[in-house]
Context: one part of a larger RNA
RNA sequence: UGAACGCUGGCGGCGUGCUUAACACAUGCAAGUCGAACGAGAACGGCCCUUGCUUGCAAGGGUGUCAGCUAAGUGGCGGACGGGUGAGUAAUGUAUAGUUAACUUGCCCCUUGGAGGGGGAUAACAGUUGGAAACGACUGCUAAUACCCCAUAUUCCUUCUGUGUUAGUCAUAGAAGGGAAACGGUUUAUUCUGCCAAGGGAUAGGACUAUAUGGUAUCAGGUAGUUGGUGGGGUAAGAGCCUACCAAGCCGAUGACGCCUAGCUGGUCUGAGAGGAUGAUCAGCCACACUGGAACUGAGACACGGUCCAGACUCCUACGGGAGGCAGCAGUGGGGAAUCUUAGACAAUGGGCGCAAGCCUGAUCUAGCGAUGCCGCGUGAGUGAUGAAGGUCUUAGGAUCGUAAAGCUCUUUCGCCAGGGAUGAUAAUGACAGUACCUGGUAAAGAAGCCCCGGCUAACUCCGUGCCAGCAGCCGCGGUAAUACGGAGGGGGCUAGCGUUGUUC
Numbered sequence: 001u002g003a004a005c006g007c008u009g010g011c012g013g014c015g016u017g018c019u020u021a022a023c024a025c026a027u028g029c030a031a032g033u034c035g036a037a038c039g040a041g042a043a044c045g046g047c048c049c050u051u052g053c054u055u056g057c058a059a060g061g062g063u064g065u066c067a068g069c070u071a072a073g074u075g076g077c078g079g080a081c082g083g084g085u086g087a088g089u090a091a092u093g094u095a096u097a098g099u100u101a102a103c104u105u106g107c108c109c110c111u112u113g114g115a116g117g118g119g120g121a122u123a124a125c126a127g128u129u130g131g132a133a134a135c136g137a138c139u140g141c142u143a144a145u146a147c148c149c150c151a152u153a154u155u156c157c158u159u160c161u162g163u164g165u166u167a168g169u170c171a172u173a174g175a176a177g178g179g180a181a182a183c184g185g186u187u188u189a190u191u192c193u194g195c196c197a198a199g200g201g202a203u204a205g206g207a208c209u210a211u212a213u214g215g216u217a218u219c220a221g222g223u224a225g226u227u228g229g230u231g232g233g234g235u236a237a238g239a240g241c242c243u244a245c246c247a248a249g250c251c252g253a254u255g256a257c258g259c260c261u262a263g264c265u266g267g268u269c270u271g272a273g274a275g276g277a278u279g280a281u282c283a284g285c286c287a288c289a290c291u292g293g294a295a296c297u298g299a300g301a302c303a304c305g306g307u308c309c310a311g312a313c314u315c316c317u318a319c320g321g322g323a324g325g326c327a328g329c330a331g332u333g334g335g336g337a338a339u340c341u342u343a344g345a346c347a348a349u350g351g352g353c354g355c356a357a358g359c360c361u362g363a364u365c366u367a368g369c370g371a372u373g374c375c376g377c378g379u380g381a382g383u384g385a386u387g388a389a390g391g392u393c394u395u396a397g398g399a400u401c402g403u404a405a406a407g408c409u410c411u412u413u414c415g416c417c418a419g420g421g422a423u424g425a426u427a428a429u430g431a432c433a434g435u436a437c438c439u440g441g442u443a444a445a446g447a448a449g450c451c452c453c454g455g456c457u458a459a460c461u462c463c464g465u466g467c468c469a470g471c472a473g474c475c476g477c478g479g480u481a482a483u484a485c486g487g488a489g490g491g492g493g494c495u496a497g498c499g500u501u502g503u504u505c
Base pairs, nucleotide, nucleotide: 001502003501004500005499006498007497010377011376012375013374014373015372016370017369018335023333024332025331027330028329029328032077033076034075037074038073040070041069044068045066046063047062048061049060050059051058052057053056084288085287086286093213094212095211096210097209098208099207100206103205104204108201109200110199111198112197113196114195116150117149118148119147125140126139127138128137129136130135156178157177158176159175160174161173162172163171164170184193185192214260215259216258221251222250223249226248227247228246229245230244231243232242233241263285264284265283266282267278268277269276270275290311291310292309293308294307313324314323315322316321341367343366344365345364349363350361351360352359353358380410381409382408383407390401391400392399393398414446415442416441417440418439419438420437424432449494450493451492452491453490454475455474456473460489461488462487463486464485470477471476
């Protein structure tokens, strides 16, 4: 150290947990919401009628202004955020510093002005009908903040002219042409909100420049949209971005081009520093979403849980045809030395929608599992010499384990049992959780191991073995008295860990 393995294992707090197959995925959930835009009425409820009786319940029918509610549908906003992964990418990336007089920006804030007149549809629904299904087809009816036309519109857009200005551009005055809208919804109340045009702000982005950002020369030449110009197109916007024509340029030993490797950074580890290594968790940026390609919608995507095409794979099929995409959270198989629960809650923080009530939220907050890491605590304290028994050694006297044990006197952290019980959130709402914490009780009671002892390197004796069995990081040990192998006693080190292995400095 994101570790793994061996032996061992009491408690708590805070972190952290597929580094391998961007391998394949059963199942559930992870993006909805708005009835204060709209028609409508399948449910549930209310109300009315009838019937029954256990007289306030059950059954049946009706009612869509009942100013409850709502499946499905039209419409709006959000599904471009949040969450995951690191395959690709050595520069269309990232970091730092700049440029944009070449640009956009829904929701939000401020300001100014406006909302006049009209129209045709369509889903739902009803009927007919195709299909095994997925899903359709035809006819008819209807609404809107859905769609369309006309009017008006200042700065807005396009073109032209004048003036000022600039490297280019840009600013301003005038003319011509063009372009809006929902008096919609709601309320006791012009109460609140929504719509259109324009200006400013904020936020979020797009584009460009400079410098820095791996290895390899056993890669030395590379390049035809290539380098530049003109006309045209395209974009929100500059540009060979695209296209036609013209010129022949452009890059390169300060390493082009090729090949291999790799997401980048803040940081992290190490080091006195300079450096070296690294890019898990957290934060910023980028890229990707079964593989490859493409656009649509939209303020924003070329879109993880959208669409279309092609491919591989899996599944359904009535063989005609269809369905799917966990690199979201859990979980499964596989791979591997190796990495967790198919948990709870929206209580908090934040997000989407909504006037709100609220709904949704595997974001998030929590709990669970793992000594995986760091930190803290405990496994008792005092006293106790017939130096007990027993073990080991012995020169057989004794020495040592050793105040160690027993005994006596205490304490109760943690644990266990019982009672009380928060903060986090208050007007109300607590998943965590009867948790943290407090009080009382219980009994020394439930809680110690691992490695080493030849030198480096702290710590020595006996027995067994006899170049065997074995040890070993280096030097080396073992061939009959081995402090080096194996066991025992004793000792040393660290301690809920200890040792080994891998990796880095």
Molecule: small-subunit ribosomal RNA, 5' domain
Organism: uncultured Alphaproteobacteria bacterium